[in-house]
Context: one part of a larger RNA
RNA sequence: GAUUGAACGCUGGCGGCACGCUUAACACAUGCAAGUCGAACGGCAGCAUGGUUUGUAGCAAUACAGACUGAUGGCGAGUGGCGGACGGGUGAGUAACGCGUAGGGAACUGUCUUUAAGUGGGGGACAACCCAGGGAAACUUGGGCUAAUACCGCAUAGACUCUGAGGAGUAAAGUUGGCUUAGGCUGACGCUUGAAGGUGUACCUACGUCAGAUUAGCUAGUUGGUUAGGUAAAGGCUGACCAAGGCGAUGAUCUGUAACUGGUCUGAGAGGACGACCAGUCACACUGGGACUGAGACACGGCCCAGACUCCUACGGGAGGCAGCAGUGGGGAAUAUUGGACAAUGGGGGCAACCCUGAUCCAGCGAUGCCGUGUGUGUGAAGAAGGCCUGCGGGUUGUAAAGCACUUUAGUUGGGGAGGAAGGUUGGUUGUUUAAGAGAUGGCCAAUUUGACGUUACCCAAAGAAUAAGCACCGGCAAACUCUGUGCCAGCAGCCGCGGUAAUACAGAGGGUGCAAGCGUUAAUC
Numbered sequence: 001g002a003u004u005g006a007a008c009g010c011u012g013g014c015g016g017c018a019c020g021c022u023u024a025a026c027a028c029a030u031g032c033a034a035g036u037c038g039a040a041c042g043g044c045a046g047c048a049u050g051g052u053u054u055g056u057a058g059c060a061a062u063a064c065a066g067a068c069u070g071a072u073g074g075c076g077a078g079u080g081g082c083g084g085a086c087g088g089g090u091g092a093g094u095a096a097c098g099c100g101u102a103g104g105g106a107a108c109u110g111u112c113u114u115u116a117a118g119u120g121g122g123g124g125a126c127a128a129c130c131c132a133g134g135g136a137a138a139c140u141u142g143g144g145c146u147a148a149u150a151c152c153g154c155a156u157a158g159a160c161u162c163u164g165a166g167g168a169g170u171a172a173a174g175u176u177g178g179c180u181u182a183g184g185c186u187g188a189c190g191c192u193u194g195a196a197g198g199u200g201u202a203c204c205u206a207c208g209u210c211a212g213a214u215u216a217g218c219u220a221g222u223u224g225g226u227u228a229g230g231u232a233a234a235g236g237c238u239g240a241c242c243a244a245g246g247c248g249a250u251g252a253u254c255u256g257u258a259a260c261u262g263g264u265c266u267g268a269g270a271g272g273a274c275g276a277c278c279a280g281u282c283a284c285a286c287u288g289g290g291a292c293u294g295a296g297a298c299a300c301g302g303c304c305c306a307g308a309c310u311c312c313u314a315c316g317g318g319a320g321g322c323a324g325c326a327g328u329g330g331g332g333a334a335u336a337u338u339g340g341a342c343a344a345u346g347g348g349g350g351c352a353a354c355c356c357u358g359a360u361c362c363a364g365c366g367a368u369g370c371c372g373u374g375u376g377u378g379u380g381a382a383g384a385a386g387g388c389c390u391g392c393g394g395g396u397u398g399u400a401a402a403g404c405a406c407u408u409u410a411g412u413u414g415g416g417g418a419g420g421a422a423g424g425u426u427g428g429u430u431g432u433u434u435a436a437g438a439g440a441u442g443g444c445c446a447a448u449u450u451g452a453c454g455u456u457a458c459c460c461a462a463a464g465a466a467u468a469a470g471c472a473c474c475g476g477c478a479a480a481c482u483c484u485g486u487g488c489c490a491g492c493a494g495c496c497g498c499g500g501u502a503a504u505a506c507a508g509a510g511g512g513u514g515c516a517a518g519c520g521u522u523a524a525u526c
Base pairs, nucleotide, nucleotide: 001526002525003524004523006522007521008520009519010518013373014372015371016370017369018368019366020365021331026329027328028327030326031325032324035082036081037080040079041078043075044074047073048072049071050069051068052067053066054065055064056063057062089284090283091282098209099208100207101206102205103204104203107201108200112197113196114195115194116193117192118191119190120154122152123151129144130143131142132141133140134139160169161168162167174189175188176187177186178185179184210256211255212254217247218246219245222244223243224242225241226240227239228238229237259281260280261279262278263274264273265272266271286307287306288305289304290303309320310319311318312317337363339362340361341360345359346357347356348355349354376406377405378404379403386397387396388395389394410467412462413461414460415459416458420453423449424448425447426446427445428444429443430442431441432440433439470515471514472513473512474511475496476495477494481510482509483508484507485506491498492497
């Protein structure tokens, strides 16, 4: 000098863009953060509608009230499907195939794209529900009924699997729209078995990847082979048997420290230091262990066991996991709101409408940083008053102020006002499918509708200099000097050093210098 996720002191107008627990991977009250599908299913608790019926009021239409009815919109709980393996957080562990670069072969891959074929015919259950119990609760037991795209056989079987060949074996599910002469025809979404691709994942190899030798030897599934098992898959991955190997001063083993990278900071570079935010990978989810389900997990808001801690309890037994977003206590020099919206982008479910989404987009707080901008402009010598200095003549503050003439950025008040909106719905028209002018679907046109931010950005108008400057320093390094007080005291100090009666070095004042909504100090890196 440059830099920072900074902190502290004094001060502080506005805006834009970023960033904001570096410490206790400490403990957590409360709310929210993963649901969705009725176009898979039986149903109907609640809401709304319709129908039947009874009563009341009325001349009547009808109104109100009650009962019955899943008939309709829809839907609590339940069965079932897909998703809860993504997205979000943190960096404890890890010095190793963890990461980075370059390769490899022995693999799996839901949804997606392309393509080939099939989708026939049966069966038995279990929830919900009803009945009867147990329990303080969490919850749970027995009996009975029932549906399915839930479950199980049979048939069919190839470019699938096994096999040397012959051969053997393995599948499925329907829902819904339209027309109909009730025979059937047809569309959409599905389901099953393959092939190819894509994406994702798993595995292997080479090289690179901090410090310590005051760590020198380490290793028995250890190194290799045969055989068997296991895995999606190669492999001591695992077992039996056999051999005695394997690693190491080119640093094994051990100890300490540490997530890695793209990058960031600095530097002319070489290098050094770092790894906040953003992006890629990995690991973890109260601590330790385990598997289940599934295409995918050994699973943050799933399950089981053990432990510590907290809570409820009728003492028999139960419940919980913010390193998600807010928020609380604690720790600390130190780090924000228990906010709004799904309008956009993206994700999950759904044919869709739509629902969910603390991802995300926004707003709030903070000079934490960077950038922009303002705090007026011109004129104005009686060089005013006051302050300070003085050699008492004056000098300086100083065109500075006042005064005069202007301007109105930002701020304040009022008015106008984009873009972020693509889509969705309805209608028309046209193409495709089709027997069809139906339905479905693509294009075009028209109408209508969707904005959290938001009192948006921006524009116009009004008034009025009105609302807006500090901080550090002035002995040398190093830009900037005098007076007073103090008297080796009080104090200063980054280094040299100042202060013991004339201190440009302490304290105050006047003046000056440098930066400026900041300025200094401390810490840290080059």
Model confidence (mean pLDDT): 88 of 100. This is a predicted structure of a 526-nucleotide part of an RNA (small-subunit ribosomal RNA, 5' domain) from Candidatus Berkiella sp. The full RNA is in RNAcentral, with records from ENA.